[in-house]
Molecule: transfer RNA
Organism: Holosporales bacterium
RNA sequence: AGGAGUGUAGCUCAAUCUGGUAGAGUUCCGGUCUCCAAAACCGGCGGUUAGGGGUUCGAGUCCCUUCACUCCUGCCA
Numbered sequence: 001a002g003g004a005g006u007g008u009a010g011c012u013c014a015a016u017c018u019g020g021u022a023g024a025g026u027u028c029c030g031g032u033c034u035c036c037a038a039a040a041c042c043g044g045c046g047g048u049u050a051g052g053g054g055u056u057c058g059a060g061u062c063c064c065u066u067c068a069c070u071c072c073u074g075c076c077a
Stems, first nucleotide, its partner, number of pairs: 001073007010026004020057001028044005050066005
């Protein structure tokens, strides 16, 4: 320098292919159970989908751009 990928809940990741209610597990909190606790079970909290712009009735998803990280190729003639 060129190319590719990733970014979503505190954490690990789905949902992207085919635009149509933003989810699961876990952490945390509460409850049941227990002499107490752990485990198990039940429930709950938690989101600017990295930032900005565009298209659309509607965008996590499509387009443009910026940022961060990872990977590949090259950097001699």